[in-house]
Record summary: Bacterial RNase P class A from a marine sediment metagenome, 430 nucleotides, folded computationally. The RNAcentral record of the sequence draws on MGnify.
Formats: sequence, structure tokens, C1' cells
RNA sequence: GCCGGCCGGAUGGCUGCUGCCGGGGCCACGCUAUGUAGCUCCGGUAGAGGAAAGUCCGAACUCCGCAGGACAGGGCGCCUCCUAACAGGAGGGCCACCCAAGGCCGCUCGCCGGGUUUGGGUGGACGGAAAGUGCCACAGAAAGUAGACUUCCUCAUCCCACUUGUGGGCUGGGGUAAAGGUGAAAGGGUGGUGUAAGAGACCACCAGUCCCGGGCGCAAGCUCAGGAGCUGGCAAACCCCGCCCGGAGCAAGACCAAGCAGCUUCGUCCGAUGUAACAAUCGGUCCGGUGGUUCGCCGGUUUCCGGGAUCCUUGGAUUUCCGGAAACGGAGCGGGUAGGUCGCUCGAACCCGGUCGUGAGGCCGGGUCCAGAUGAAUAGCCAUCGUCCCGAUUUAUCGGGAUACAGAAUUCGGCUUACAGGCCGGCCUC
Repeated sequence: GCCGGCCGGAUGGCUGCUGCCGGGGCCACGCUAUGUAGCUCCGGUAGAGGAAAGUCCGAACUCCGCAGGACAGGGCGCCUCCUAACAGGAGGGCCACCCAAGGCCGCUCGCCGGGUUUGGGUGGACGGAAAGUGCCACAGAAAGUAGACUUCCUCAUCCCACUUGUGGGCUGGGGUAAAGGUGAAAGGGUGGUGUAAGAGACCACCAGUCCCGGGCGCAAGCUCAGGAGCUGGCAAACCCCGCCCGGAGCAAGACCAAGCAGCUUCGUCCGAUGUAACAAUCGGUCCGGUGGUUCGCCGGUUUCCGGGAUCCUUGGAUUUCCGGAAACGGAGCGGGUAGGUCGCUCGAACCCGGUCGUGAGGCCGGGUCCAGAUGAAUAGCCAUCGUCCCGAUUUAUCGGGAUACAGAAUUCGGCUUACAGGCCGGCCUC
């Protein structure tokens, strides 16, 4: 320096809170009791985390949906293993980068440059670019079946020069990817052959890819030999290949269940029909507005009763008029609100030991019970001490300051993020 793991204040006193246990008291209910729920008092006991957080993955559990298959859509993606499962973990492979050391090559000889080996560390959505489509900013002539701007080579017309078949120039046609320039990238690199000039066009070596074979490995892959001139990148672009995938979530869901509203039914009362009188039967609204909304007020409608007015045949009819009534109580039913109970904390749990495994982890044995709240407890104050920082000095004391991040809400397994201060282990280097 890096990596991994762990802890994350202690003791005492006082006052409180939540759950459970034991005891006492009050007591709705009620079967009248040594009782249940609830409330309260006393005592005992337990009471946040490594991340309880973000809610990003994976599950358990619950309800809903579901013949089967396909499509769409989404997720994952080197290999093997672990796991209930996972986008998690362990081990391994490959690639890129950083540090150090060794050795090799090169030169402008230095604390230089380039490859390479070993050790340590970091990072990697790491299947397929030889199925197809698409994209590659700016610059540049050209950015992918390449391309001619300046060069280079060649041909033709014309012009100039002279040593008369050569040289130079303009214009036009063609060849060329070797040189220049642009760029992240110009079609693998170096050297040679070749050619008018050039080019994997051909050859040697080097780097890679693909094919075939041998060896090692479960595999990813590594390594050796041979062959093929096969040689830009991007799939976190579409796409192709392989595997996986129903939805909602504890405000899931289950049970009990006031009041209001609804429906059914019974009784009292009122009215009508009816009867000799009883009995019996029928009926005892609806709509709108408004307020202080379990109710009340206002307006209208329908029916009935009473009064007034008008008409005619003295008892009826009519009505743009007035007033009044349509009441009270009980029981049951279904869905279900408030409220309550369950779900709810014993679980892929934790600790110790053994054993198998490089490891994640598996198996065996023993032990432990470790918050369950819901306007939501787990706290507040004081004292002493611990740890760290700063300042003094008489050098072991004093004074001051700090003591983090953050708090359960159905439960687990992970990941990520935050964190005062401290401890342990490993590796590398000096």
C1' cells in the first nucleotide's frame, strides 16, 4: 500500500414505555362465581441493526387466474460447482490495465523504448460479426462488394528544347494502395521476389483467425504438429442461438361484527272495506332542495279527512281556495363499513463440536428461544469510566471538544448505498 473478516460504547442510580408470566383490586358481560374479556397496581422477564435503509434481484406464504401448444413481450448469457432460488456466492479460464522483479532485443546508451516470464492488485452484461440487415461522429478524395486529392507508372493529342529520339510542360484516358496527408480506425506487420509502377500477386518469418489431428482438463480452455492467404470495429443496434418467466401483494388473505341503509315479518294505533257485533282483508307514500346530516326544516306530488266557495233535485257533485294527517315499537336475514381477532413471529433460525470438500457449502450430534408494536414501545436524565482529537504544562496530569450512519412493521437469502472510532488476519513492496 492493497485485500479479507470483526466490533461498533461499559457500569450504576432515578423516572417512564411495549409484549409475556405470576399475584392483588375494580368489573361491562353474565350461568351471580375462587369466572372470561377489559382497565389498573405490584413483582419478574424480554425489548432494533450491521446495515433495521434503498426497495434493486431471488424465494416462502396468501389470494386471483389457468386444457395443451404457439406467437408477442421480458430477463439471463465464459466454464464447473454451491443453493429452495437468484442478476447471489465459491473455484477455475480468457481479455484489458496498474505496480514490482528477472531475463531478451533495439538504439539517440538513459531512472530509454519494445516484446516476454513470474509475483501481487484492479476491472470486465465475457454466447454469435464466417446467417442477414444496419451503423462508424469530426477530419478526409475515400469509412467497407473500398477509395485516386497530392504522388508514382503508362498511353494519346498539342506545345517547347535540343545532342533527332530523348527530355520537359498543358489537357485527357488508364493502371497502382507502395509514399504523403486526414482520422480512433485507410483493409495484419517486416523483409524479399516480381512489375511500367505496384499490390498476399507470390515467397520467408512473425501476430491472429479458421479447419484437421495428438496430449492435458468434467468443462471453459491450454499446449504441440500440420494445412488454408482467411485478416477493421460495434450485438448495452436490429437480429440469431441457448435457458428461464402467469398476475397481485400482509393495506395479501381469513374470521367475528355495532350503527345507518335494504329486504322479510310481528305487535299497538289510525283509516277504509266488511260484519248484527266480532272476525277477516287491504292500506298507512314518493320526489326535490337545504342545514349544524343516526336527525330536522322547506317546497311539490298522491291518497284521505275537515272547512270555504260554486252548481243543482237537501244530499250529492265540482274545485288554479285554506288547514290537517300518512304514526310508534319489536324480531329476523344477507352482504358488509367502523371496530376487534387471527395471519404474527419456531425459522431454508442461531450457537458449539465432529466430519466431507481447495472453497462456497453439505451431512451428523448436542444446545438455545431471540421484539411483535399499530396516533406504532424499545426511551429520557444524572454520575463514573472507556475511545479519539485539540491545547497547556510540573511528563502524567489538567482543561475543552467529539463519540458515527441510522431505527423493525409478514418472513427469509442476497446485492447496493451510508458510517465517529477501533481490532484481527493475509499478501506485496521499502